[in-house]
Context: one part of a larger RNA
RNA sequence: CCCUCGUUUAGGAACUCGGCAAAACAGCGGCCGUACCUUUGGUAUAUGGCCUGCCCUCCUCGUGAGGGCCGCAGCGAAUGACUCCAAGCGACUGUUUACCAAAAACACAGGUCCCUGCUAAAUCGCAAGAUGAUGUAUAGGGGCUGAUGCCUGGCCAGUGUCAGAACGUUAAGGCAAGGGGUGCAAGCCCUGAACCGAAGCGCUGACGAACGCCGGCGGUAACUAUAACCGUCCUAAGGUAGCGAAAUUCCUUGUCGGGUAAGUUCCGACCUGCACGAAUGGCAUAACGAUUUGGAGACUCUCUCAACGAGGGACUCG
Numbered sequence: 001c002c003c004u005c006g007u008u009u010a011g012g013a014a015c016u017c018g019g020c021a022a023a024a025c026a027g028c029g030g031c032c033g034u035a036c037c038u039u040u041g042g043u044a045u046a047u048g049g050c051c052u053g054c055c056c057u058c059c060u061c062g063u064g065a066g067g068g069c070c071g072c073a074g075c076g077a078a079u080g081a082c083u084c085c086a087a088g089c090g091a092c093u094g095u096u097u098a099c100c101a102a103a104a105a106c107a108c109a110g111g112u113c114c115c116u117g118c119u120a121a122a123u124c125g126c127a128a129g130a131u132g133a134u135g136u137a138u139a140g141g142g143g144c145u146g147a148u149g150c151c152u153g154g155c156c157a158g159u160g161u162c163a164g165a166a167c168g169u170u171a172a173g174g175c176a177a178g179g180g181g182u183g184c185a186a187g188c189c190c191u192g193a194a195c196c197g198a199a200g201c202g203c204u205g206a207c208g209a210a211c212g213c214c215g216g217c218g219g220u221a222a223c224u225a226u227a228a229c230c231g232u233c234c235u236a237a238g239g240u241a242g243c244g245a246a247a248u249u250c251c252u253u254g255u256c257g258g259g260u261a262a263g264u265u266c267c268g269a270c271c272u273g274c275a276c277g278a279a280u281g282g283c284a285u286a287a288c289g290a291u292u293u294g295g296a297g298a299c300u301c302u303c304u305c306a307a308c309g310a311g312g313g314a315c316u317c318g
Stems, first nucleotide, its partner, number of pairs: 001313008010304002014302001019299001029051004037042001039147001053069006059062001070074001075080001082297007089289002094106002110145007122131003148284004153214003158211002160207005167202003173196002178191005215233005242276001243273001254270005
């Protein structure tokens, strides 16, 4: 000097990306008592306070009542939860990158759409056959969303799916006027207009919890500012409710308020949404989380600032 561990005056997060690590709290023991919120189940051991040893007596024999004794100390050692406030995300228990990621990712109950009438659809196989299922639409398969609550707006022009069959287009094929070659001819060979001719496409319509999409410019009110209002261009239709500097905001440390002595983070608002937005779900949400973010108490060698000690190394000698 390194590793592991222990102790420390005063202060107590000033350390640091961040209380990382450590310290502290301490029997899901008894008694009392317990807020906001809430889906009334919870939250909850919330938070917080008191008791705890030994001896004797009584009784309804117990977790009871009363009295007494000792110690610095009675859950007498060891073991054995830190708590609270606020926000994001995901409802929850669960699952995952065996060996750098445990999460906000996956799953989930619930919702919804599509297919499937049974020799079902779907899947595997060349086939036989098998799964589905010894099931039968309250069943089975597939897609999306993801508890619950309140909701889920407009657009069918493009793409897609479904339905329709009148018309157009149209392959092989059919029929066949005509033409050519050869032949005396019958015939044989070649070519061939028109017409008939399936699916598909065109065409007509429906469908968004199908793929998706959801404008611009100019003017206007008796201060100013703004524009309920008007005009115009374009579109299939021009983003509704709700939310909003957001896990989304570039400018940006936006502006205002709160918290701090001081706050690029955080919380509450505003709306000028570069580039939120409604099952690619929108907005809320009790409970839950080795989740993410901000704050507070308690506590501490994290730090001010270092000192001492123990064990094991390193080092020296053998």